[in-house]
RNA sequence: UGAAAGUGUGCCUAGGGUUCCGCUUCCUUGGGGAAGGUCUGGACCAAGUGGCACAGGCAUUCCAUAUAGGAAUGUUACACCGUAGAGGGAUAAAAGCCCGGGCGGG
Repeated sequence: UGAAAGUGUGCCUAGGGUUCCGCUUCCUUGGGGAAGGUCUGGACCAAGUGGCACAGGCAUUCCAUAUAGGAAUGUUACACCGUAGAGGGAUAAAAGCCCGGGCGGG
């Protein structure tokens, strides 16, 4: 000076908005309609640096062996400060979602 190969999925949490449900207000003869997320919610989305589990990877040992394979144990680290903006993307919409372990500093 440079370099991620630093895994994936599921269920959650911080957080997030408003399609649907509910709620509030107004309108309406009825059925219903309009507005409001500056409505705690149901449901929904959701973390690289949050949690748990499973799968996968790697190492060692053991079992089996004509081959294929199987099991156990261990490991899967670290991620400070600032900005997470502006910009772009998905969805109804937004976000700590995705671009993105980005960018700047140490």
Predicted 3D model of a 106-nucleotide RNA (Guanidine-I riboswitch aptamer). The prediction has a mean pLDDT of 80. Its Rfam family is "Guanidine-I riboswitch aptamer". On this family, see Nelson et al., Mol Cell 2017: "Metabolism of Free Guanidine in Bacteria Is Regulated by a Widespread Riboswitch Class".